RNA sequence: UGGUAGAGUAGAGGCGCGAAACAGAUGAGUAACUCCGGGGAGGCCGGCAGGCCAAUGAACCGGAACCAAAGGCUGUUUCGCCGAAGUCGGGAAGCGCCAUUCUCCCGGCUGGUAUCGUGAUAAAGAAUCCCGGUACUGUCACUUACAAAAUGUCAAAGAAAUUUGACAUUAAGUGGAGAGCUAUCUUGCCG
Numbered sequence: 001u002g003g004u005a006g007a008g009u010a011g012a013g014g015c016g017c018g019a020a021a022c023a024g025a026u027g028a029g030u031a032a033c034u035c036c037g038g039g040g041a042g043g044c045c046g047g048c049a050g051g052c053c054a055a056u057g058a059a060c061c062g063g064a065a066c067c068a069a070a071g072g073c074u075g076u077u078u079c080g081c082c083g084a085a086g087u088c089g090g091g092a093a094g095c096g097c098c099a100u101u102c103u104c105c106c107g108g109c110u111g112g113u114a115u116c117g118u119g120a121u122a123a124a125g126a127a128u129c130c131c132g133g134u135a136c137u138g139u140c141a142c143u144u145a146c147a148a149a150a151u152g153u154c155a156a157a158g159a160a161a162u163u164u165g166a167c168a169u170u171a172a173g174u175g176g177a178g179a180g181c182u183a184u185c186u187u188g189c190c191g
Stems, first nucleotide, its partner, number of pairs: 001191006008184004014082001016081009034064005042053004046098003085110008111137007119129003139176007150169008
């Protein structure tokens, strides 16, 4: 100094990701509670078990009065970050058993954003997610073209100014994926 394998550090993409607090809209004039009328034996807790309410009137229907909340959403601020994070499948643990949620493990997919369609969740024409498509954008590799100028890096010559050469910065196309990409540092091996 070149290559290769590994371990670090710091960064970039962009309506970038996630969390918390505050405020607001929606939820909703809805649910629940109370009363009146009808009705006439069931109703509720995820299911089983078990329990609670009910002829002192259940479910359900109509009316009156009163009247929420959570999840999800928007904005502001703060914090943590760049597989950030999300989602799907399987498993473990836990609760009387099963299931769900939460926690952990393994594996798959997704660079990011927007939008369209089916489906799911949801009060919902919001929003989110899975799958499929379209567009834009970032990154690396390859190919092609321009190519000059300008800028930057490296090499050579020169006392110096500078000169010459190579590469990159450009455009288009194709393809890959975050275990990626850029910069920097260190260790081992090979030349």

Lysine riboswitch aptamer from a Bacillota bacterium, 191 nucleotides, folded computationally. The model forms 98% of the base pairs in the Rfam consensus. It was read from a public genome assembly, where an Rfam model found it. Its mean pLDDT, the model's own confidence on a scale to 100, is 76.